Source information:
A computed fold for a 79-nucleotide RNA from a soil metagenome, annotated as TPP riboswitch aptamer (THI element). The RNAcentral record of the sequence draws on MGnify. The coordinates come from a structure-prediction model, not an experiment, and the mean pLDDT is 81. Rfam family: TPP riboswitch aptamer (THI element). Rfam's curators write: Vitamin B(1) in its active form thiamin pyrophosphate (TPP) is an essential coenzyme that is synthesised by coupling of pyrimidine and thiazole moieties in bacteria.
[in-house]
């Protein structure tokens, strides 16, 4: 670090509508994409969280927390 198979994981915040949808904001991915991301080298993902601190119309959008505590794998093949 390649694929195979095989598993773990999110899906939020505005507007507009009666709804269904539609349209923006970040992000790999924003609910069916069988797509993205992750598989102990584990911040992918969960708790703490109705936290904290700054931005924003608004929001995990930036940062803290976080050397916190949990969390899902095997062979093969090349270097």
């Nucleotide at each position: 670090c390649u694929a195979g198979c095989c598993g773990g994981g999110g899906u939020g915040c505005c507007c507009u509508g009666u709804a269904a949808g539609g349209g923006g904001c970040u992000g790999a991915g924003a609910u069916c994409a069988c797509a993205c991301c992750c598989g102990u080298u584990g911040a992918a993902c969960c708790u703490g969280a109705u936290c904290c601190g700054g931005u924003u119309c608004g929001c995990a959008c930036c940062g803290g927390c976080g050397a916190a505590g949990g969390g899902a794998g095997u062979g093969a093949g090349u270097u």